About this RNA: RNAcentral holds the full RNA, with entries from ENA and SILVA. Predicted 3D model of a 349-nucleotide part of an RNA (small-subunit ribosomal RNA, central domain) from an uncultured beta proteobacterium. Model confidence (mean pLDDT): 88 of 100.
Context: one part of a larger RNA
RNA sequence: CUGGGCGUAAAGCGCGCGUAGGUGGUUAAUCAAGUUGGAUGUGAAAUCCCUGGGCUCAACCUGGGAACUGCAUCCAAAACUGACUAACUAGAGUAUGGUAGAGGUUAGUGGAAUUUCCUGUGUAGCGGUGAAAUGCGUAGAUAUAGGAAGGAACACCAGUGGCGAAGGCGACUAACUGGACUGAUACUGACACUGAGGUGCGAAAGCGUGGGGAGCAAACAGGAUUAGAUACCCUGGUAGUCCAUGCUGUAAACGAUGUCAACUAGCCGUUGGGACCCUAGAGGUUUUAGUGGCGCAGCUAACGCAGUAAGUUGACCGCCUGGGGAGUACGGUCGCAAGAUUAAAACUC
Numbered sequence: 001c002u003g004g005g006c007g008u009a010a011a012g013c014g015c016g017c018g019u020a021g022g023u024g025g026u027u028a029a030u031c032a033a034g035u036u037g038g039a040u041g042u043g044a045a046a047u048c049c050c051u052g053g054g055c056u057c058a059a060c061c062u063g064g065g066a067a068c069u070g071c072a073u074c075c076a077a078a079a080c081u082g083a084c085u086a087a088c089u090a091g092a093g094u095a096u097g098g099u100a101g102a103g104g105u106u107a108g109u110g111g112a113a114u115u116u117c118c119u120g121u122g123u124a125g126c127g128g129u130g131a132a133a134u135g136c137g138u139a140g141a142u143a144u145a146g147g148a149a150g151g152a153a154c155a156c157c158a159g160u161g162g163c164g165a166a167g168g169c170g171a172c173u174a175a176c177u178g179g180a181c182u183g184a185u186a187c188u189g190a191c192a193c194u195g196a197g198g199u200g201c202g203a204a205a206g207c208g209u210g211g212g213g214a215g216c217a218a219a220c221a222g223g224a225u226u227a228g229a230u231a232c233c234c235u236g237g238u239a240g241u242c243c244a245u246g247c248u249g250u251a252a253a254c255g256a257u258g259u260c261a262a263c264u265a266g267c268c269g270u271u272g273g274g275a276c277c278c279u280a281g282a283g284g285u286u287u288u289a290g291u292g293g294c295g296c297a298g299c300u301a302a303c304g305c306a307g308u309a310a311g312u313u314g315a316c317c318g319c320c321u322g323g324g325g326a327g328u329a330c331g332g333u334c335g336c337a338a339g340a341u342u343a344a345a346a347c348u349c
Base pairs, nucleotide, nucleotide: 003321004320005319006318007303008302012317014201015200016199017198021194022193023192025088026087027086028085030083031082033081034080035077036076037075038074039073040072041071042070049065050064051063052062053061054060091191092188093187094186095185096183097182098181099180103177104176105175106174107173108172109171110154115149116148117147118146119145120144121143125136126135162169163168206247207246208245209244210243211242215241216240220236221235222234223233258316259315260314261313262312263311266294267293268292269291270290271289272288273287274286275285276284277283278281298305299304322349323348324347331342332341333340334339
């Protein structure tokens, strides 16, 4: 390479959009590039194979045949693929009426709580722990009542509930805005799927600049514990956490399960729509788009998966190929840096 694989053994890019490419619905006509059949030419000899002959046999040598699965040209066929033409509506999309939603961005508003400050009451403790101590407090703390400031997060509702491609999204109001589902008609007429490169988004931490700073809290300091304790526990506490803007581009970025489409027993929940029925309800039946629990066939090494497949198939992409060395070195690219990405070998078992 081929083959075989990718939930947990090595292996699905963190997730979209999309270029090239690959693949592609139904009907009819034409063409004949692929495809199929035939003919002609060629496919050196030797070799290989078959069948004879010659060395006493064999190896070896040699006659004949077959074969050389290929290429070119011509003729023919038209099912399939392709090209082109004409049409279609089941894929896809548009218009229109509804529905649900923590989907996104911006601005404003609110209450509870923590902390600090001011004032009153009040007096000797408070705090903390397994037990203590550091710490705070007669310069009046803790507690309690009233007021003020400021920052951050939004209890209950809350739900294997909802929305989003993923990351993620949760107080309330408004503005702007993306997508989904659903009903009935009309329209476009394959406009589709995937997607190497490319491009955008992308938790937390981290970095640059300017703000902000209540609580929490790496680092750090002190007190304990301990043989020691650079920890676990306690008292403090700075970056950071928050906002604006720019960078970084990684996570057990997980369903450890790529995207799209079709087909394949049932049962029970739940969310959003639709239809039908009646006894008109906290009702029943059914259908569709999600989201969960069981379970058959089938699959699986087993665990398990099982219409949300890991079943049966198709299209396209990514990735794997014994462990360590190593996701490292070197080189390239990107980055302010931290580093990211691409990615070996010697050696060794």